[in-house]
Context: one part of a larger RNA
């Protein structure tokens, strides 16, 4: 000096990013037990007593009543919640980065949308064929949302997806006007040039599809700007006025979302960038990419007390074991 155990005066978190570590709590029995609540719960809530031995009575016992005795200590050793308030998230229980994350992340019942009528659709295959399913719409497949309570607003211009089919526009395919090439014949020549055979090829017809016309947002998504006004100032219920597809409703809000910012006020402290309760002036919340609540759950984050403690003031001192010096 390093591991590991132990024990410490006086304080008791002043340690620190943070009570991380360690203490502390512990068993059965009685008593007794809030808020809130989905009436189940919370709950071992919290908070307190009691435990040995011994005679003796009572009773089959178990146990219980009495009266004594000991020790610092009677669950006498050892195994055996620390608790409470307030918030955030996520309903629970479960899953998960084998080997730096267990979580607010996935999963879940629940709700919704959509696709299938059975040789279902969906998925694998080149196919047979196979899962789906030895099922059949109270079923399967996909997507999203996550218990429950109250609820889910406006916008269909854009982009998707359904349905429409008058017009436009649009392959190949079909049509075969014409055009060149050759080449009998005709012409002194230039050149004209039938039939065939070959190249090419107008009109014209041609189907989804796009364009078009409607629906649809628990489909992908979106939900404004300027000015001006009330008898103090101040603010505008009110008018204008420019764009949109419609201009963010209800609820929530310095929030896991607020930059300015440690915002303003109250609370808690002697002091509080964190907390908690308000305000709203939301840089940049917001309705199933769900909103706002919520009782239990939580090895989950946050603050905060209460009990404990060598975290600490502030450091000591035993054990065991290594180092370290001989060998």
């Nucleotide at each position: 000096u390093c591991a590991c155990g132990g024990u410490u005066a006086a304080g008791g978190a002043a340690c620190u990013a943070g009570g991380c570590a360690a203490a502390a709590u512990a068993g059965u029995c009685c008593u007794g037990u809030a808020a809130c609540u989905u009436c189940g719960g919370g709950a071992a809530a919290a908070a307190g007593g009691a435990c040995g031995c011994c005679a003796u009575c009572a009773g089959c016992a178990a146990u219980g009543g009495u009266g004594g005795c000991c020790g610092c200590a009677g669950a006498g050793a050892a195994u055996a919640g620390g608790c409470c308030c307030a918030g955030g998230c996520g309903a629970c229980u479960g899953c998960u980065u084998a080997a730096c994350a267990a979580a607010a992340a996935c999963a879940c019942a629940u709700g919704g949308c959509u696709a299938u009528g059975c040789a279902a659709a969906a998925u694998a295959g080149a196919a047979a064929u196979a899962u789906g399913a030895a099922g059949u719409a109270u079923a399967u497949g996909g997507c999203c949302u996550g218990a429950c309570a109250c609820c889910u607003g406006c916008c269909c211009g854009g982009u998707g997806c359904u349905g429409g089919a008058a017009g436009g526009u649009u392959a190949a395919g079909a049509g075969g006007a014409g055009a060149u090439g050759u080449c009998a014949u005709c012409g002194c020549a230039a050149g004209a040039g039938a039939a065939g055979c070959a190249u090419u090829g107008a009109a014209u017809u041609g189907a989804a599809g796009c364009c078009c016309c409607a629906g649809u947002a628990a489909a992908c998504g979106g939900c404004g700007g300027c000015c001006g006004u009330a008898a103090c100032g101040a603010u505008a219920a009110c008018g204008g006025u420019c764009c949109u597809a419609a201009g963010g409703u209800a609820g929530c809000g310095a929030a896991a979302u607020u930059c300015c910012u440690u915002g303003u006020c109250g609370g808690g402290u002697a002091a509080g960038u964190u907390c908690c309760g308000a305000c709203c002036u939301g840089c940049a919340c917001g309705a199933a990419u769900g909103g706002u609540g919520u009782a239990a759950c939580g090895a989950u984050c946050u603050g905060g007390g209460c009990a404990c403690u060598g975290u600490c003031u502030c450091a000591a001192c035993c054990g065991u074991g290594a180092g370290c010096u001989c060998g």
Notes:
The part of an RNA shown here (large-subunit ribosomal RNA, domain IV) has 327 nucleotides and comes from a metagenome. The full RNA is in RNAcentral, with records from SILVA. Rfam family: Bacterial large subunit ribosomal RNA.